[in-house]
Context: one part of a larger RNA
This record gives sequence, structure tokens and C1' cells, in this order.
RNA sequence: GGAUGAACGCUGGCGGUAUGCUUAACACAUGCAAGUCGAACGAAAGUCUUCGGACUUUAGUGGCGGACGGGUGAGUAACGCGUGAGAAUCUGCCUAUAGGUUGGGGACAACAGAUGGAAACGUCUGCUAAUACCCAAUGUGCCGAGAGGUGAAAGCUUUAGUGCCUGUAGAUGAGCUCGCGUCCGAUUAGCUAGUUGGUUAGGUAAGAGCUGACCAAGGCGACGAUCGGUAGCUGGUCUGAGAGGAUGAUCAGCCACACUGGGACUGAGACACGGCCCAGACUCCUACGGGAGGCAGCAGUGGGGAAUUUUCCGCAAUGGGCGAAAGCCUGACGGAGCAAUACCGCGUGCGGGACGAAGGCUUUUGGGUCGUAAACCGCUUUUGUUAGGGAAGAAGAACUGACGGUACCUAACGAAUCAGCAUCGGCUAACUCCGUGCCAGCAGCCGCGGUAAUACGGAGGAUGCAAGCGUUAUCC
Repeated sequence: GGAUGAACGCUGGCGGUAUGCUUAACACAUGCAAGUCGAACGAAAGUCUUCGGACUUUAGUGGCGGACGGGUGAGUAACGCGUGAGAAUCUGCCUAUAGGUUGGGGACAACAGAUGGAAACGUCUGCUAAUACCCAAUGUGCCGAGAGGUGAAAGCUUUAGUGCCUGUAGAUGAGCUCGCGUCCGAUUAGCUAGUUGGUUAGGUAAGAGCUGACCAAGGCGACGAUCGGUAGCUGGUCUGAGAGGAUGAUCAGCCACACUGGGACUGAGACACGGCCCAGACUCCUACGGGAGGCAGCAGUGGGGAAUUUUCCGCAAUGGGCGAAAGCCUGACGGAGCAAUACCGCGUGCGGGACGAAGGCUUUUGGGUCGUAAACCGCUUUUGUUAGGGAAGAAGAACUGACGGUACCUAACGAAUCAGCAUCGGCUAACUCCGUGCCAGCAGCCGCGGUAAUACGGAGGAUGCAAGCGUUAUCC
């Protein structure tokens, strides 16, 4: 000098665009953050009825989605990440393509009755539907060298669609393997028994000690194994002429985690933040028998801290889930609010005006200086206030805008509403007076202060930046 997710002190007019718990992965009151489909199904309630039925709503069965989106960085020095290769794999929805969609059956919710419990939630008996479940047929196919084995379906609205089943191919996504790179410590030198390899068996979507049995005795290491410490990685960001050094907030990609530890279920996909089970700590309810919970989602509270915002508006746009659609849901997102936290832009007026008012300071008492500064005269209206008009963003007929009567435009009024902060011994731009008297104090370094202090405190003046200016911290 540059930089910051900054903080502190003094000060503070406006707009745009960004950013905003770096500390306790501490604990959380309250509300919301994942639903949707009646064009899969029975049923109930309500409304209408031309008594044929129709419409609306929904607890339940069923389907799809709750594996995305959103948060955090605790753990991890690792195929975690980056980069480049690879083979032994899976992939719902989507696209293309080939073929099929036949016939039967028995249940279980809801519901009704009975009943247990304080509650959470159940239990028994009986009835019932389906795109729920089961069986059979067909069987394009699939597996296998072959013999042979295996093996599916579901309809619904309506006259044209939409589903369902089985293949093949693609796309997308995911799993796996390997080369290279990826912080510090040797005051860590030896580490390793499923350990290294083989056979065989199991297992997985898939290769593999991934797992078991048996056999062999290997494998890694001064090119730093093992151990210990620290840490999410990257694109990037800051700085620097560069080489480098530092860093990893916001945005984007990957990974990991979801009160702590463990486990599986379902599913195309999870070992699942707002799912399940077990254990633990903590909190809450209880009729003491037993139950409920998980903000590292958005707001918000307490606590910690130098320090970090509203318990706001809207689904109008973009995107996502479901649905044939209308639509519903969406604290993603779009916006508004708060904060000079940062960057950028604008303003606080412009011109004239005295050999120079008053007043302050200073003085060698002549003057000098604040100073064209003010007063005064003329002008303008960015900004401000008031009034009027008023968008684009909406997706090319119409409807649909949270922001928002916002941005912007026009008119009126009137210089009106708007300047501080630090410094002035040298480095370093800027000097005098008074007070103090090694005191009080200053200080980044050198150093100032013990009676004439340009260095302390005040004043006048000056210098530098300016809605900021200084200080502190950290990095180059």
C1' cells in the first nucleotide's frame, strides 16, 4: 500500500447492488418448512333432483412423491477431493422400439357392534371394494454351451386418450477399480493375523478377504510405514510484476452429518434432517401403570461472544412434487423489513460580493489571519415536501403482479432538509498561543514531558480523507 462475513470509538442525508452467528455440531417456547391424486377403490356427510341420478367435501384402502429441494462442517489426511483412465454393474419417471394386457379366487382397512386405557394407542366379533393381494393360462422374451429351467399384467375416463406387464436400446443418475496430486511432527521407526496371496464355498446390482473353511507365509516402511496433531476438498478469493504466499464466507461442484451410538425395513434409489426399532443423555405430560420429543429448514428465544437481521408478504415469476386437467402444496424461490457491513453513484448549492464588517485568535500594537468566508444581490431545484399520471416484469386473444401506487414522468414550493472524523517533532501533508512542570499524560519506531513543550491538555489556524473518518485484529 492492498484486503476483510469484521469489531470498537466519534459522526451520519439519499439511492442501487451485494452481504449479514467466523463463538456453543450449546439447549430450544410458538408458528410454518411435503404433500398430492375422487379419471384406482369402497364408504360417509352435505346440496340438488325430472327420483334414473348428479355435484361437493373428505377419515380409510391404494398409487406416486416424502432419497429432490433446504441446513451445517462435527467427523474425515481418506480413492474424501482434484485430475486422467477403466470394467465386473444397477437405473423409478423420460425417449425410441418389439410384443402383450386372458380367466379365476380369498382377504384386510374403512364401517357396525362389543370392549381396555388417564393418555398415547389398542383388542375381539362381523360385513365390503379396488390399479391392494393370491392362483391358473398364454408366453414375444430372459438364463443356460446344451439338455433344460424360469417367467407378467389392471384397469380408468371416454371414442380418443391415459395407464399396466415383459423385453431391447438410449438418456440421466448412481455404485465400483486404478495412475498421479493433496498440511505439520522422527523429541513417532518399525507396523500388520483376515494381516498378504491361493483353493473352495457363500455373498453383492457388480470386481474383490467382502465373508467362512482349508493351505502357504506373506504384505507395508527413511521415496517416511505406523503413531500423534491439525483440517471438509475444489472451482475460486486476497495479495504479488511474476514465481509464490495466505485463504476456502457468500455463488457453484463433490463429500460427510442430522440429539449421541448402533441396526435394519420399505423402495428404482436411504441404511433415510422434519420415517421405523434398540440403547444412552436431556426435556415435557401422567390418573405413577405408562407415554411424547429432537430448528446443523425459515423466522424467533435463552446462552456463549468484540460481534451478525423480521416470530414479515406472495406463490405473480423461475423451479420442484402430485394430478388427464382445473388445481393443491412449496420459509425452494421471488420480494419487502433491519444494519454505513462492503462496493458503486448522488447531494449538502451556483455566480457576483470589501485593499476586507462584527467577532475569535495572534501581534513587534503598525498589523496579520479566519476571509469572498459571512451579510447583501441574482440564479438553479439534483435532493426534499405536496399534488397528478404511472409501468415492463404476464409466458403475442382474454384472465392472472407479492413487490407496489414501487421505479419512472410531470407540475408547484423554496437554498430551502443535509458534515464529520483523524492528524499537524521526524518518518509524513500540515504552527502558533495558553495551561502543565519527569506531574498529568503521549507513543507505530526514534522518542517527548524536570518553567519559554510546533511531541502532554485546551484554543485559533492548517493538512488529509469525506457520509464517513480513525483504532484494533488478521492475511499478502
A computed fold for a 476-nucleotide part of an RNA from an uncultured cyanobacterium, annotated as small-subunit ribosomal RNA, 5' domain. The RNAcentral record of the full RNA draws on ENA, Greengenes and SILVA.